[in-house]
Predicted 3D model of a 71-nucleotide RNA (transfer RNA) from a Lachnospiraceae bacterium. Its mean pLDDT, the model's own confidence on a scale to 100, is 83. Its Rfam family is "tRNA". Rfam links the family to the GO term triplet codon-amino acid adaptor activity.
RNA sequence: AGAUCUUUGGUGUAAAGGUAGCACGGCAGUCUCCAAAACUGCAGGCGAGGGAUCGAUACCUUCAGGAUCUG
Numbered sequence: 001a002g003a004u005c006u007u008u009g010g011u012g013u014a015a016a017g018g019u020a021g022c023a024c025g026g027c028a029g030u031c032u033c034c035a036a037a038a039c040u041g042c043a044g045g046c047g048a049g050g051g052a053u054c055g056a057u058a059c060c061u062u063c064a065g066g067a068u069c070u071g
Base pairs, nucleotide, nucleotide: 001070002069003068004067005066006065007064010024011023012022013021018054026042027041028040029039030038047063048062049061050060051059
């Protein structure tokens, strides 16, 4: 320099055009003499900008971070 892949809560991951789910973790409550466990509830997320679409996490494009390959 060229090519390909990847980016979603604190962490690991789903969703493939129509309300962003799950697990662990966190917080609160129930229970208990206290705690743990268990159960119930809550908070927390689509890397950034632009475009196409009635509608985007998903499509197009630019940028940024990460990974791999070629030279």